This is a predicted structure of a 533-nucleotide part of an RNA (small-subunit ribosomal RNA, 5' domain) from an uncultured bacterium.
[in-house]
Context: one part of a larger RNA
RNA sequence: CGAACGUUAGCGGCGCGCUUAACACAUGCAAGUCGCACGAGAAAGGGCUUCGGCCCCGGUACAGUGGCGCACGGGUGAGUAACACGUGGGCGACCUUCCCUCGAGUGGUGGAUAACCUGCCGAAAGGCGGGCUAAUACAGCGUACGAUCCCCGUUUCACGCGGGGAUGAAAGCAGGCCUCUGUAUACACGCUUGCGCUCGAGGAUGGGCCCGCGUCCCAUCAGCUAGUUGGCGAGGUAACGGCUCACCAAGGCGACGACGGGUAGCUGGUCUGAGAGGAUGGCCAGCCACACUGGAACUGAGACACGGUCCAGACUCCUACGGGAGGCAGCAGUGGGGAAUCUUGCGCAAUGGACGAAAGUCUGACGCAGCGACGCCGCGUGGGCGACGAAGGCCUUCGGGUUGUAAAGCCCUGUGGGGCGGGACGAACACGGACUACUCAAACAGGGUAGUUCGCUGACGGUACCGCCUUAGCAAGCACCGGCUAACUCUGUGCCAGCAGCCGCGGUAAGACAGAGGGUGCAAACGUUGCUC
Numbered sequence: 001c002g003a004a005c006g007u008u009a010g011c012g013g014c015g016c017g018c019u020u021a022a023c024a025c026a027u028g029c030a031a032g033u034c035g036c037a038c039g040a041g042a043a044a045g046g047g048c049u050u051c052g053g054c055c056c057c058g059g060u061a062c063a064g065u066g067g068c069g070c071a072c073g074g075g076u077g078a079g080u081a082a083c084a085c086g087u088g089g090g091c092g093a094c095c096u097u098c099c100c101u102c103g104a105g106u107g108g109u110g111g112a113u114a115a116c117c118u119g120c121c122g123a124a125a126g127g128c129g130g131g132c133u134a135a136u137a138c139a140g141c142g143u144a145c146g147a148u149c150c151c152c153g154u155u156u157c158a159c160g161c162g163g164g165g166a167u168g169a170a171a172g173c174a175g176g177c178c179u180c181u182g183u184a185u186a187c188a189c190g191c192u193u194g195c196g197c198u199c200g201a202g203g204a205u206g207g208g209c210c211c212g213c214g215u216c217c218c219a220u221c222a223g224c225u226a227g228u229u230g231g232c233g234a235g236g237u238a239a240c241g242g243c244u245c246a247c248c249a250a251g252g253c254g255a256c257g258a259c260g261g262g263u264a265g266c267u268g269g270u271c272u273g274a275g276a277g278g279a280u281g282g283c284c285a286g287c288c289a290c291a292c293u294g295g296a297a298c299u300g301a302g303a304c305a306c307g308g309u310c311c312a313g314a315c316u317c318c319u320a321c322g323g324g325a326g327g328c329a330g331c332a333g334u335g336g337g338g339a340a341u342c343u344u345g346c347g348c349a350a351u352g353g354a355c356g357a358a359a360g361u362c363u364g365a366c367g368c369a370g371c372g373a374c375g376c377c378g379c380g381u382g383g384g385c386g387a388c389g390a391a392g393g394c395c396u397u398c399g400g401g402u403u404g405u406a407a408a409g410c411c412c413u414g415u416g417g418g419g420c421g422g423g424a425c426g427a428a429c430a431c432g433g434a435c436u437a438c439u440c441a442a443a444c445a446g447g448g449u450a451g452u453u454c455g456c457u458g459a460c461g462g463u464a465c466c467g468c469c470u471u472a473g474c475a476a477g478c479a480c481c482g483g484c485u486a487a488c489u490c491u492g493u494g495c496c497a498g499c500a501g502c503c504g505c506g507g508u509a510a511g512a513c514a515g516a517g518g519g520u521g522c523a524a525a526c527g528u529u530g531c532u533c
Base pairs, nucleotide, nucleotide: 001530003529004528005527006526007525010379011378012377013376014375015374016372017371018337023335024334025333027332028331029330032068033067034066037065038064045056046055047054048053075290076289077288084215085214086213087212088211089210090209091208094207095206099203100202101201102200103199104198105197106196107141109139110138116131117130118129119128120127121126147167148166149165150164151163152162153161154160172195173194174193175192176191177190181188182187183186216262217261218260223253224252225251228250229249230248231247233245234244235243265287266286267285268284269280270279271278272277292313293312294311295310296309315326316325317324318323343369345368346367347366351365352363353362354361355360382412383411384410385409392403393402394401395400416474417470418469419468420467421466422465426460431455432454433453434452435451436450437449438448439447440446477522478521479520480519481518482503483502484501488517489516490515491514492513498505499504
């Protein structure tokens, strides 16, 4: 140290957990949401019935058109030695959905199409035709404060200013109301509030591009290069640019290491070290790259798109053999590889995200729980007293020494464990009820903003924590003891069996092998191996 292996193992907190095959994957889940954009709209169940049907559930569910999201979040490190990353700059060469501020608008038309009904093809996946219909879907028309383009003038200029011409927009929905308009007493195409929609300007955020400097090894890689280097023109892009193309010129790079080969994601950091430095980039955070392999574009503000599309390939599966389906480097999980790395768990209560006016829905992000001494930290395995020094073990010069206050015994304590009872913080928002102020408005409808008060909501979890009770009762090992290096004797063995990091031990008294007694060091760990300083 992301470790592994051996022996051992009581508890808790916080972290971490496929370093190997970017090997292949069964199964489930991981991105949806909106009925306040739109058309359509069940069945089952319950109630009533004059048996025709009607009502509730319910304009609910499923599906469809449409909008927003799916480019975030999550994973991995294959590729990449590069403006990829780091750092400092530049864009008078650029884009930016949603959000905020400001300005100007939101007029008038039309034709379709899914769903649905119906015919047909197919084993399936799926597809073709006919008929109907709606919209914030689609297409025209009108208008144009800004905007864009062109021309003229001004301006050093590609920035900007003035004038003229041309181009080019939009969509409604919901609540309330009768002041205005219309119908005529309550509605609306009216008014109003809120949310939207269109064209602009600015901001914020996110990005794109360019440049200086820094960034591994090999010279047993020394020359490399044809879109190559530059120019003119064109195309293309949000944008500069050989980015692409036609033509022209012959350039461009290189011992300050080009080109080639090997290796590698980069950084903040991390480890080590007195520092300089060396090594490293796991978790977390920023950036990059990738998504079975290779290629391509479509949609879109944003992708060349992990759970989208198309083509090709390998592989797997289904097939009626005609044809189809798939992509865990998301979370779990399986096989395989390996010395080696976890649960097919709970919850959206919190934080964050998508959608929605909201209620809310979705969320393997996340919050938690489970497994693993993998790491760090904390706690316990008892405390005090206790000899004329029990027994046993070991040693002995047979006197004794040692284990050793150790045990027993007496007096205590109650962490962890067990039992009983109580029992959280994390929750306040949103929302609902009541109220107040301000504001829009014709309004003592209604809405918006701010505030007060009450109510609702906990996966973890009957967990943490607290109180009472219980008994020293249930909880210590591992390595070492020749020198380095803290720790010594006996027995066995006899260059055997064995030990060993280095020096070296063992051939009959071995402090070095093996066992025992004793000791030393660490301790829920202790050793060994591997890697690095």

Its Rfam family is "Bacterial small subunit ribosomal RNA". The RNAcentral record of the full RNA draws on Greengenes.